[in-house]
RNA sequence: CGCUCAUCGAGAGCGGUGGAGGGACGGGCCCUGAGAAGCCGCGGCAACCGGCCGAGCGAGAGCGAGGCGGCAGGUGCCAACUCCCGCGGAGGAGACUCCGAGAGAUGAGUC
Numbered sequence: 001c002g003c004u005c006a007u008c009g010a011g012a013g014c015g016g017u018g019g020a021g022g023g024a025c026g027g028g029c030c031c032u033g034a035g036a037a038g039c040c041g042c043g044g045c046a047a048c049c050g051g052c053c054g055a056g057c058g059a060g061a062g063c064g065a066g067g068c069g070g071c072a073g074g075u076g077c078c079a080a081c082u083c084c085c086g087c088g089g090a091g092g093a094g095a096c097u098c099c100g101a102g103a104g105a106u107g108a109g110u111c
Stems, first nucleotide, its partner, number of pairs: 002110007013042005021031003025086004043078003048074002051071004056063002082103001087100005
C1' cells in the first nucleotide's frame, strides 16, 4: 500500500514563525495579504484504544466492573453536514428533496 469492522448533521483556536496558497480528487462554491499551507508553543474538543479509580439501582423478583461515570495517557480533531455534488434509485412540471452505494477521513484490528 491493501483487507476487515465501527463512526462521520454535535463539539472545540489563540500566539509565534512563514509569505501564497488552502478546503483529498474533478466540477461548483467558499476561505485566504484584515496573512493560506507548513512548522513551533500553549489551549481546547471528543471518547476509537488500552490503563487506573469508583457500588449502587429497583416497590419487588432481581439487576449491577464485559455496563456506566471519572482521571490522566496513545491517536485524532478544532470554517462551512465529509462544505455541496459526482454512481444508482424514489418523488416532483421544475427548482429541488429524500434513500442507498461509491470515494474520502479517523480509530481499532490483520497479512
Molecule: SAM riboswitch aptamer (S box leader)
Organism: Rubrobacteraceae bacterium